[in-house]
Overview
The RNA shown here (SAM riboswitch aptamer (S box leader)) has 108 nucleotides and comes from a Chloroflexota bacterium. Its Rfam family is "SAM riboswitch aptamer (S box leader)". Rfam's curators write: The SAM riboswitch is found upstream of a number of genes which code for proteins involved in methionine or cysteine biosynthesis in Gram-positive bacteria. Model confidence (mean pLDDT): 83 of 100. The source organism's lineage runs through Bacteria, Bacillati and Chloroflexota.
């Protein structure tokens, strides 16, 4: 890169410190909403969420396995993957689904 499984309405920094410099919230549309009070991005720091995968205790299961805690390895810490947008079902509110992306594990 590609393809598999799996989860995406929860949760946690408006954080300092330097850089860079106008655009950023995945892409096309339409909003909305965040940016010179420097946002997004790169980098150090420090804090924190989670529970994909590893190690490890203790417990609880008849087994397969499951629950807390630790540590490690990613990720992530603005709005539901910010709303809608595609097909389906519904008289509406809404409800299912797919497609695209994102993260993890494995293939390869």
């Nucleotide at each position: 890169a590609a393809g598999c499984u799996a989860u995406c309405g929860a949760g946690a920094g408006u954080u300092g410190c330097g850089g860079u410099u106008a655009g950023g919230g995945a892409a096309c549309u339409g909003g909305c909403c965040c940016g010179u009070u420097g946002a997004c991005c790169c980098g150090c720091a420090c804090g924190g969420c989670a529970a994909c995968c590893u190690u490890u205790a203790a417990g609880a299961c008849c087994u397969u396995u499951c629950u807390u805690g630790a540590a490690g390895g990613u990720g992530c810490c603005a709005a539901a993957g910010c709303c809608a947008a595609u097909c389906c079902c519904g008289u509406g509110a809404g409800g299912g689904a797919a497609g695209c992306g994102a993260u993890a594990g494995g293939u390869c």